Predicted 3D model of a 268-nucleotide part of an RNA (large-subunit ribosomal RNA, domain VI) from a Verrucomicrobiota bacterium.
Context: one part of a larger RNA
This record gives sequence, structure tokens and C1' cells, in this order.
RNA sequence: CGCAGGAAACUUGAGGGGUUCAUUCUCUAGUACGAGAGGACCGAGAAUGACGCACUUCUGGUGUGGCAGUUAUUCCGUCAGGGGUAGCGCUGCGUAGCCAUGUGCGGAAGAGAUAAGCGCUGAAAGCAUCUAAGUGCCAAGCUCCUCCCAAGAUAUUGUUUCCCGGGACGCAAGUCCCCUGAAGACCCCUGGCAGACCACCAGGUUGAUAGGCUGGGCGUGUACAUGCCGCGAGGCAUUCAGCGGACCAGUACUAAUCGGUCGUGCGG
Repeated sequence: CGCAGGAAACUUGAGGGGUUCAUUCUCUAGUACGAGAGGACCGAGAAUGACGCACUUCUGGUGUGGCAGUUAUUCCGUCAGGGGUAGCGCUGCGUAGCCAUGUGCGGAAGAGAUAAGCGCUGAAAGCAUCUAAGUGCCAAGCUCCUCCCAAGAUAUUGUUUCCCGGGACGCAAGUCCCCUGAAGACCCCUGGCAGACCACCAGGUUGAUAGGCUGGGCGUGUACAUGCCGCGAGGCAUUCAGCGGACCAGUACUAAUCGGUCGUGCGG
């Protein structure tokens, strides 16, 4: 820009893409078959592997702004208690998130037309012949079915809802004047499990969008200080304490303030 007014939601599916796997065991049945050795078709059921998609309850990994222990050094005058540095100093755990080795699911079933192939009826050609007319069956393949994208599918889908004036001239489209600036969208801002940017999504005081605070969860593992015990290193009690990133809620305390722009006026 188009989709013959503008807008918001919800849609159809032309077309495109993905998938299409393999094995083992049990029953049928030690049956059919076979002298025996051996050993089925068909059908039913149970598992497994690889692959794919999604997810994080469990198991496990990571978890550089969580907690604890600890070494060296430096700083806070000293003690105590702490901060910094040592490529998270090292070590032990570890929430959220992200993950797989973890969990769930998938390939199924079915339909149609066929290939090779197997047929029925059947002439040309009194026979024969699946083919010439007619007609049936049949493949992991083809077209559907199933999952994803999808109306720039210019042959430009459909449905619902919302919005929009007076005068003059003109057949009308429209032009001019005055008024108006709708529905809605964007800018801007707070953010996100969305994300390179953009986009998308949740919000912007008629507000829980983020931060803070409060409560909870979860993690770490019993803080500082004081008292008691011990010559001391240290131990015990107060204390399952203290501290805490992302998690779940509540709460307007802080910040989303105030505003601006686009978009018109019933439509060939």
C1' cells in the first nucleotide's frame, strides 16, 4: 500500500510443512506341516530400543547478588564482629530458572484410487483368453485422515460487535465554509516465563505491572550479644536460631504523573 468507510474480536482453510521406524516376548500352539530334527501363516496381547514433541511432580546437573565452614592478606585504631582481594579464593549444601540422564505423549486405527500381481464375466478369433466393453481384490508407496503454519489465497474468506455533521454547489463522485476529531490505535511509562532489535503479552491510579514492605514456602543449619563451664583451643544455654536471589500471596508505601499524535464525519 492492497483487501471500495473506519475499527475490535472470533474464524474458514486454498496452499505449505511435520510425522510415516525397528525389535523381543506371551497366547493361539509344540497346533498345521514334518519320519524326525524342527516348527508356522492368520489373529490377540505385553514390553523394549532409537527418534520426535512437550514438560520439570519425581531422580539428577547447573545454580558467579542464597546459607554455612575455612586459608592467606589488607582495611574498618585495637578486641570482638565484619568488608575487600585471591578469575565464585577454596570447601559443603542449595530455591527459582534453564536442562536430561528424569517425566508425559506420539508413529495407531481407518477410508479412497492405484503399482507389480491375483481374479470374475467376456468377445474380436463357435475354442481359449484378467481386457477389447464391463467388473473385484491388492503395498511401508499416492490422496485423505492426524499435528503445526496459514486470506498478499490480488479469484485478497466468513461471522459478531463498535464508531461517524450542518450549510452552499453538483446527477453523482466530490469541492468549498463552519463545526467536529468518533470507535480505535499509537507515542510515552511499569514490566514479563515474550524477546537480538522490532514484535508479542500483562498493566498504567476506575491500578497489584514492577520495586518495597508484611506473611508463607523453600534453602542453609542453630547468628550477634550475654550468661555458665573450661588454664586454653573450645563447649553448653538463650535457639531447630539467625540470614536469605529469582517462588506463592496480601498490601498503593515508591514508580507506571500530566499529556501528546494519528484516525474523521454514513462510504465507487